[in-house]
RNA sequence: UCAGACGGCCGGGCGAUCGCGGCGCUUCGGCGUCGAGGAAAGUCCGGGCUCCACGGCGACAAGGCGGCGGGUAACGCCCGCCCGGGGUGACCCGAGGGAUAGCGCCACAGAAAGCAAACCUCCUCCGCUUCGGCGGCGGGAAGGGUGAAAGGGUGGGGUAAGAGCCCACCGCGGACGUGGCGACACGGACGGCAUGGCAAGCCCCGCCUGGAGCAAGACCGAAUAGGGAUUCCGCGCCCGGUGUGUCCACGGAUACUGCCGGGCAGGGCCGUUUCCGGCCCGAGGCGUCCGGGUUGGUCGCGAGAACCGUCCGGCAACGGGCGGUCCAGAGGAAUGAUCGUCGCGCGCCCGCAAGGGCGUUGGCACAGAACCCGGCUUACAGGCCGUCUGAUCCG
RNA sequence: GCGGGUGUAGCUCAAUGGUAGAGCAGCAGCUUCCCAAGCUGACGACGGGGGUUCGAUUCCCCUCACCCGCUCCA
Numbered sequence: 001u002c003a004g005a006c007g008g009c010c011g012g013g014c015g016a017u018c019g020c021g022g023c024g025c026u027u028c029g030g031c032g033u034c035g036a037g038g039a040a041a042g043u044c045c046g047g048g049c050u051c052c053a054c055g056g057c058g059a060c061a062a063g064g065c066g067g068c069g070g071g072u073a074a075c076g077c078c079c080g081c082c083c084g085g086g087g088u089g090a091c092c093c094g095a096g097g098g099a100u101a102g103c104g105c106c107a108c109a110g111a112a113a114g115c116a117a118a119c120c121u122c123c124u125c126c127g128c129u130u131c132g133g134c135g136g137c138g139g140g141a142a143g144g145g146u147g148a149a150a151g152g153g154u155g156g157g158g159u160a161a162g163a164g165c166c167c168a169c170c171g172c173g174g175a176c177g178u179g180g181c182g183a184c185a186c187g188g189a190c191g192g193c194a195u196g197g198c199a200a201g202c203c204c205c206g207c208c209u210g211g212a213g214c215a216a217g218a219c220c221g222a223a224u225a226g227g228g229a230u231u232c233c234g235c236g237c238c239c240g241g242u243g244u245g246u247c248c249a250c251g252g253a254u255a256c257u258g259c260c261g262g263g264c265a266g267g268g269c270c271g272u273u274u275c276c277g278g279c280c281c282g283a284g285g286c287g288u289c290c291g292g293g294u295u296g297g298u299c300g301c302g303a304g305a306a307c308c309g310u311c312c313g314g315c316a317a318c319g320g321g322c323g324g325u326c327c328a329g330a331g332g333a334a335u336g337a338u339c340g341u342c343g344c345g346c347g348c349c350c351g352c353a354a355g356g357g358c359g360u361u362g363g364c365a366c367a368g369a370a371c372c373c374g375g376c377u378u379a380c381a382g383g384c385c386g387u388c389u390g391a392u393c394c395g
Numbered sequence: 396g397c398g399g400g401u402g403u404a405g406c407u408c409a410a411u412g413g414u415a416g417a418g419c420a421g422c423a424g425c426u427u428c429c430c431a432a433g434c435u436g437a438c439g440a441c442g443g444g445g446g447u448u449c450g451a452u453u454c455c456c457c458u459c460a461c462c463c464g465c466u467c468c469a
Stems, first nucleotide, its partner, number of pairs: 001391010012342007020035006037366001041377002044375005049213004062209005067081005082096001083094004097204002102202002104198003119144002122139002125136004152170006171193001172191002176187004217299004227290004232285002236264007243256005266281006292468002306325008343364002345360006396465007405419004413449001422436004442458005
């Protein structure tokens, strides 16, 4: 210098004038102060908070998560490490438990797709032969071919041809030893290869989760027909009258504890030392749907897992100590507009170049709080900083 | 704001992880003196991106678009 990798940050600045929203003060004229984001977004996870349900624990169902260790209020997030894959490298990617628990699938092609099998081919033997080969009994799976995948790979020996049949190296397997908290790594023997893939198919193992969401919920006020249907739970006993429905052998039975009245028992209040007396109560309730009314106010609602600085512990995520700061909030919802100037970008001109001049209709992104917080993901014009890698050149 | 659902041909709908079909519409041809009806043929699609898999409309993730429901009181 060129090409890259990773991490972090900014994302227009200043001034004037006119406005907008919250709060405070006010002599009601106004004044002071504060006023979007890294994603406020998508609503994909995890919590706080609130209500409902629930005796506790556990289990089933359903859903989710999945290497190991740590961080955290918690997480599917983050940090460190392991393993696998990619890259010359910095570094990046991985839903990364289990395929001898069981079931299922592996299309087409191919002989054969998981019980292994033999299309071409290789070989001994037998028979025939036009001497090129053909057929048969067997042996074998090395080579060809199909496929994403064909029952270890390479090389050598061996054999009629072959084959872990034998040997070396590599891979694999179950044990052993050493190191590590662990995932796992390394080592020397042994086995002689023995059952491929898919679990983001069902499933198994381990772990997690009660449901709903601020339109949650609480209080006040206004208005309406406290109307209708219906599930479930409940309704003290007896007698008489009576209504409706169902069944019926027409005598009755049963349901709505239908309605009305009376008695006994029960509960509450008052009088009364007690006995006793008087008055009152005695059947609805939680839901769901239809119908009706309203479109109001206050709280929830922002001092917090907060932010800034510094020190300590830790590789780090993060945790702790000390000091400082107060930082939007309302309701369909304020945070803007104009001018000047500067910065950046763009266009034109001058200049070999560094650079300079003029113009710019704002060209300066993505986007905009709605109960709050921690993450993830997605969008983002342009620019800055730091660390590192590879190549080339110069000293 | 919160919750739920759906994207396949111009329209309405299908399809078990293995060559995406059907009806209607549109186009061309046949038939007819002409039109309609009928017959035949061709064209035409998995919203977009990524992942798992040998292979994705289907399974998973992200994203885009559209649709539906939800105030309070008695």
Molecule: RNase P RNA; transfer RNA
Organism: Caulobacter sp.